Model confidence (mean pLDDT): 85 of 100. The part of an RNA shown here (small-subunit ribosomal RNA, 3' major domain) has 475 nucleotides and comes from Comamonas sp. PJ712. RNAcentral holds the full RNA, with entries from ENA and SILVA. The source organism's lineage runs through Bacteria, Pseudomonadota, Betaproteobacteria, Comamonadaceae and Comamonas.
Context: one part of a larger RNA
RNA sequence: UGACGGGGCCCCGCACAAGCGGUGGAUGUUGUGUUUUAAUUCGAUGCAACGCGAAAACCCUUAUCCCCCUUUGACAUGGCAGGAACUUCCCAGAGAUGUUUUGGUGCUCAAAAGAGAACCUGCACACAGGUGCUGCAUGGCUGUCGUCAGCUCGUGUCGUGAGUUGUUGGUUUAAGUCCCGCAACGAGCGCAACCUUUGCCAUUAGUUGCUACAUUCAGUUGAGCACUCUAAUGGAACUGCCGGUGACAAACCGGAGGAAGGUGGGGAUGACGUCAAGUCCUCAUGCCCCUUAUAGGUGGGGCAACACACGUCAUACAAUGGCUGGUACAAAGGUUUCCCACCCGCGAGGGGGAGCUAAUCCCAUAAAGCCAGUCGUAGUCCGGAUCGCAGUCUGCAACUCGACUGCGUGAAGUCGGAAUCGCUAGUAAUCGUGGAUCAGAAUGUCACGGUGAAUACGUUCCCGGUUCUUGUACA
Repeated sequence: UGACGGGGCCCCGCACAAGCGGUGGAUGUUGUGUUUUAAUUCGAUGCAACGCGAAAACCCUUAUCCCCCUUUGACAUGGCAGGAACUUCCCAGAGAUGUUUUGGUGCUCAAAAGAGAACCUGCACACAGGUGCUGCAUGGCUGUCGUCAGCUCGUGUCGUGAGUUGUUGGUUUAAGUCCCGCAACGAGCGCAACCUUUGCCAUUAGUUGCUACAUUCAGUUGAGCACUCUAAUGGAACUGCCGGUGACAAACCGGAGGAAGGUGGGGAUGACGUCAAGUCCUCAUGCCCCUUAUAGGUGGGGCAACACACGUCAUACAAUGGCUGGUACAAAGGUUUCCCACCCGCGAGGGGGAGCUAAUCCCAUAAAGCCAGUCGUAGUCCGGAUCGCAGUCUGCAACUCGACUGCGUGAAGUCGGAAUCGCUAGUAAUCGUGGAUCAGAAUGUCACGGUGAAUACGUUCCCGGUUCUUGUACA
């Protein structure tokens, strides 16, 4: 000087407390461990691994296993030789592949012979290739403490020196934020602001948007751009104003006006560093290793196994509910190898087929809600697992191993032990909608809106963190 203390002081955080809803019990989903297996590819392992890499494993993917094959190789550059490329048909085979075979003569230069470019084949060698090893050799990228308020430097001072001061003190803040004081005076990286979105207004613009007037079944038509909306430019909030407190400061408390008030609400943004944290399987790369194999190709299997254990979720156990009928209101997205109106089918869906390169058409009925009816506390008209039969769609193919539909079947489950998680407002809870990936395949993920709470006395305690101080057989 740090680090540590079941030392002290000050302060903060859904850290506790106050509340609301869960997990832990059930069934299913998904990931992991274990076990099994020819293989169940590999990585990730307290917080910070476990719906994680994977924004999608029937083949492919695929790295794994078994079988069958190739050896200058699936891919790159270079030498020599031959042929344009390309293409038709048959046979063997699970296919990769192998053996035959048909057509075909292009482009540039050149009178011709021929030469060249591109592409293909053969031969020989340099080499290719490796998701092989090491993340404890590395770059790059990322997680984490933590969006915590810290981390440092120059000159000067003090100290023999390691170092110190500044950065400590008083007050204040979300903040090393600001003010005052001070052997310090300044500065940098962080904080804040600048960016984006949302909340208010104005101006400009008015189609595909909108409708105060007329009209219609209907923004449908006329008319218009007032309004809504869209999207560009501006304005607006700064403790600016008033009162109180404070040290005449910084600031805090209350109030006014205002759409908004003290960082207005979200997002992006992550200092010096820590964990030899993660990744050599994104990519790049040193060293080592393989080179008829640890490389390459195909077919099939596996990644999907299943005594069990754990994590994340979904659905429930019902009446604030289930079912039936009627009826209302979103936002944000996507669409031409696409979205598909309308017609048919109980349905998954099918056959026709209009529109749309989209503020125009379509996906697309939002659902909880509201209004009626029914059920009457029951393993039920709760719950839907499991299984049977019959089908639909995608795709070369749905047995291992897809999703969905109809009919039947109708398991556990009556609110969950110890323990444990999330959340402070348009939040929790609850309800549906869309996107990416994608041929097909979400209870995951990312986004969107609808309905919409309770509670916070407070900081004694638990956990994590910050500042100062103290102790130390620690570095």